[in-house]
Context: one part of a larger RNA
RNA sequence: UCCGUUUGAGGGAACUCGGCAAAUUGGCCCCGUCUCUUAGGUAUAAGGGGUCCCUGCGUUUGUAUCAUAUUGAUGCAAAUGCAAGGCGCAGUGACUAAGGGGGUCCGACUGUUUAACAAAAACUUAGCUUUCUGCAAAGCCGUAAGGCUUAGUAUAGAAGGCGACGUCUGCCCAGUGCCAGUACUUUAAACUCCUUUUCAAGGGAGCUAAGAGCUGGUAAACGGCGGGAGUAACUAUAACUCUCUUAAGGUAGCGAAAUGCCUUGCCGUUUGAAUGACGGCCUGCAUGAAUGGCGUAACGAGAUCCCCACUGUCCCCAGACGGAUGCCUCCGAACUCUCUGCCUGGUGCAAAGGCCAGGGAUCUCCAGUGGGAAGCGAAGACCCCGUGAAACUUUACUGUAGCCUGCUGCUGUGAUGUGGGUUUUGUUGUGCAGCGUAGAUGGUAGUUGUUAUGUUACGGACGCAAGUUCGUGAAUAGACGCCAAUGAAACACCAUCCUACAGAAUCUAUGUCACUUACUUGUGAAGAACAAGGACAACAGUUGGCAGACAGUUUGGCUGGGGUGGCACACUGUUGAAAUCAUAUCAACAGUGCCCAAAGGUUGGCUCAUCCGGGUCGGAAAUCCGGAGUGGAGUGUAAGAGCAAAAGCCAGCCUGAUUGGUUUUCUACUAACAUGAAAUCCAAACGCGAAAGCGUGGUCUAGCGAACCUCAAUACCUCCUUGAUGGGGGUUUGGGAUGACGGAAAAGUUACUCCGGGGAUAACAGAGUUGUCGCGCCCGAGAGCUCGUAUCGACGGCGCGGUUUGCUACAUCGAUGUCGGCUCUUCCUAUCCUGGGCGUGCAGAAAAAGGGUUAUUUCAUAGCCUUGCUGUAUGCGUCCAAGGGUGGGGGUGUUCACCCAUUAAAAGGGAUCGUGAGCUGGGUUCAGAACGUUGUGAGACAGUUUGUUUGAUAUCUACUGGAGAUGUGGGAUGUCUGAGAGGAAGGAGCUUCUAGUACGAGAGGAACGAAGCUUCGAGGCCUCUGGUCGACCGGUUAUCUGACAAGGUAUGCCGGGCAGCUACGCCUUAAGGGAUAAGUGCUGAAAGCAUCUAAGCACGAAACCCCCCUCGAAAAGAGACAUUCUGGGACACUCAAAGAAGAUGAGUUUGAUGGAGCCGGUGUGUAAGCGCCAAGGUAACAAGGCGUUCAGCAUGCGGCCACCAAUAGU
Repeated sequence: UCCGUUUGAGGGAACUCGGCAAAUUGGCCCCGUCUCUUAGGUAUAAGGGGUCCCUGCGUUUGUAUCAUAUUGAUGCAAAUGCAAGGCGCAGUGACUAAGGGGGUCCGACUGUUUAACAAAAACUUAGCUUUCUGCAAAGCCGUAAGGCUUAGUAUAGAAGGCGACGUCUGCCCAGUGCCAGUACUUUAAACUCCUUUUCAAGGGAGCUAAGAGCUGGUAAACGGCGGGAGUAACUAUAACUCUCUUAAGGUAGCGAAAUGCCUUGCCGUUUGAAUGACGGCCUGCAUGAAUGGCGUAACGAGAUCCCCACUGUCCCCAGACGGAUGCCUCCGAACUCUCUGCCUGGUGCAAAGGCCAGGGAUCUCCAGUGGGAAGCGAAGACCCCGUGAAACUUUACUGUAGCCUGCUGCUGUGAUGUGGGUUUUGUUGUGCAGCGUAGAUGGUAGUUGUUAUGUUACGGACGCAAGUUCGUGAAUAGACGCCAAUGAAACACCAUCCUACAGAAUCUAUGUCACUUACUUGUGAAGAACAAGGACAACAGUUGGCAGACAGUUUGGCUGGGGUGGCACACUGUUGAAAUCAUAUCAACAGUGCCCAAAGGUUGGCUCAUCCGGGUCGGAAAUCCGGAGUGGAGUGUAAGAGCAAAAGCCAGCCUGAUUGGUUUUCUACUAACAUGAAAUCCAAACGCGAAAGCGUGGUCUAGCGAACCUCAAUACCUCCUUGAUGGGGGUUUGGGAUGACGGAAAAGUUACUCCGGGGAUAACAGAGUUGUCGCGCCCGAGAGCUCGUAUCGACGGCGCGGUUUGCUACAUCGAUGUCGGCUCUUCCUAUCCUGGGCGUGCAGAAAAAGGGUUAUUUCAUAGCCUUGCUGUAUGCGUCCAAGGGUGGGGGUGUUCACCCAUUAAAAGGGAUCGUGAGCUGGGUUCAGAACGUUGUGAGACAGUUUGUUUGAUAUCUACUGGAGAUGUGGGAUGUCUGAGAGGAAGGAGCUUCUAGUACGAGAGGAACGAAGCUUCGAGGCCUCUGGUCGACCGGUUAUCUGACAAGGUAUGCCGGGCAGCUACGCCUUAAGGGAUAAGUGCUGAAAGCAUCUAAGCACGAAACCCCCCUCGAAAAGAGACAUUCUGGGACACUCAAAGAAGAUGAGUUUGAUGGAGCCGGUGUGUAAGCGCCAAGGUAACAAGGCGUUCAGCAUGCGGCCACCAAUAGU
């Protein structure tokens, strides 16, 4: 010193983030118990009293014996009550064993949770509510078989939300979901039809499921719930009104809250003081109703505030005990391993043990402390980067389960309705005219006939209402056509067709119903049989839809870190750019992603802007005339360059804005390309012009885009035996876009994170800089009655500092621990106090001194006048000065700031924003959780809140102490000197005297000097006081040694306590000298004066040097003196005034060093034994008291005494 334990005067939370820790309380019995309440509780509320020993009496119960056989008596045992007596500081005497109360937040409660940093407000819970589900259920697991739920059946099962109870739960269905509906729209495969000369691939159309559109419903589904004006008879406010707007505009409640930025809101209570707490207010950044709102008894190792009690938490620390550390002996790691490892300043990649300079420094060991080794530990977790990873999310991209859905297969029979196709039969067909209801065309002149045809009766169908046609019955023998008429067409009959209809057959689609044999389910031992379902379902294939349930991925670059912002990401002009060229920045100023069939080509003509003069309406300005007019205009578009019989303006004719090719330039200096742009030339075919000629777009410099894919044009090449056609592939040219513009097809989160890297790059600290910050100076507008400078000082200017905040990104990312506090040290001065000066206009007033004058004989004194210096106390400003001091509390994590009461004063800063191998851990800044806000979400927030592991045995150096060795020209003992080092050893205040004095009209009111005391610090001590005291003495509980006595154990508890150690106790803590600072002076020139200075001289401060205290011959210049040379020391032995080990000191028989003994002092408090007394009891007995007895016991102290040991020795 650490760990564990213990005691503490006075104060009593002043400590601290916070009463953390500790202390208090404690069992049982009796009394008593507010408030609130869900009437159960709260409650052991709170707050009081009792508790031991002995004796006696009583009651109850059990049992044994006796008896008069009971409510009896006696004995023993257990429980319990009363009374009297007694002792101690203390009677649950040890052990055991709640501190209490009040307010608020959150959660109802008991319970559960992050094994090893979070126990909570989180989870759960009873209860409330929504949704799904009729059993072969819904839901879940599985590829399936199969299984769970469940051997359950809606009072059940599953999924979600809220979370007891009380009281309530408002408005919104526009968005997103979910549910329902759906005439219509859209829509796949299959199918049907069309098309491609046939076939086929392909294309088109039709039909059409789910889905979507569309229409409704639904918020205890996801969610959401406004703004601007005006208005009341003080003002203020706005019940009221207007207006914009929404799906609706936040209702009841609550409200600076676990939610309020501003904010320490405002008011009240609490306190001396409150960033706290509680109660209110409402201006709610950003409260709010089952993402539940507001209350709420009880409960809580939850969060927070206050009070009582209590205390070493603190003022302010001290003592004691046990263990470790220490010493001796033995055993014996890890880590580390360039080294011979000082300080200060400087330098240096900007923070050095090693470099430079100066200083210091003889060597070694031991115990400690932790300042440094940007110490050790871990390839930084923050930050950035990586065409790294992972996990999670979603309306990222692309897919996959799964679900829904159409079609096909397994898949059969029948009935019926409604469609469609084909075949067949039978019908049907009216413009006008025409006898008539003329489908078309063709053939033909006949056809048919007693069952016909016509007529008629009845019935049916069609119908243009004229009629046509069919069936049945009756009667009857002719009827129709050709011809004629009408008409576009002429009729019988036959054939082939058309429109529409009906029937039949067959094929097919679809709806409904039925069947049973596929298939499924149940009963059953069963493959039998029966029952139920049934061509559905299931299963398989295929089609479309939904689809973070799952999977794979992506989620750009530049960048004074990254993100946010921007585009400096492709181009053009000017400047920057430093007179060739080239040249950067998130440099400055501007533009482009077009436009034009004329705004292009050519030929010809013309001259603009502006000004002057003239001129009808007509004006300053319209059109006209004349003149001047180097461009002051115009040139599609930025700027620069260019341009006048033009490159500008007007007109004619045209399309050269054409095709193919060569070369060159820029894009792209100095490497190579792509692409784009431009220029020259050749060839072709053209345009204009009389011609020379000009023309390959716009006067020049911007106006742009690869491959794949696709479209188009033109011809040509090619394709699985041949021909043809279609189709495919290719060559050439052009269009479609990638603006991140040499061109991936692409969203987020991570605080649950991970890996690889970076000081190429941020946050802390350093460095540089110093805008900002702090502090000065210059000038002097002005304020100050007057007056710049007593004091204050605008607008400006110049500096210093490196404590603010920035900037830079130089050092550190194989890690330099980050705010504040505590502790402890040192330095600076721009001085807060204390010390010494100077200036002054703080106010009013007064006066010293000099001069003059009057009075008294002089001295001297008194009065008056005048000059006007100086100016105490105090205030303000300023100069010197860093020796010392600069404190205690309240709320807040705070630094800071605010407040309270003091004070001489409560100054400011640096030291890696000094100090975490020193502490703390309240804040910030991991993982849990909540609120508000934000985001669809995962999540996020210099917003809030609660909770949350602080490693280590010290190698070197440094420092604090303790030892040893060598040296000092022989050794040793003792006494000194003092170079040098350290110290602050002192700082400040109050009171009294001076003195009610000087001064002053008064009110008021000093100083020099002296004394006493206080406080803060420093050094020492233990007589007193206090603490402690496992030396010691006593009391006492439980238990053991049979009892007494005497002891043991519970490292019992309690009361005292010497020595020692200690503070809260006691003592000391002057004055002076030297040289100076600011300043004050003397003499005194330069400069005949003046002048504190130039020569010279004198004063002058807590600062400096002495004086004072401590260390200090290793002070290498290593000192001096005295004594000694058969010397001195060490070991060993007895020890303590000393002590971690060493050391130091006392002693060693010539001895009191230690022990024993005796005496004294001191502590405790009256021993044992014996005698007497004692409440009582028949006795036995009996707690206890008195006497013997200031006894007994003890003694680290003092003294006496050689009994024992310090012998002998090395």
Molecule: large-subunit ribosomal RNA, half B
Organism: Candidatus Woesearchaeota archaeon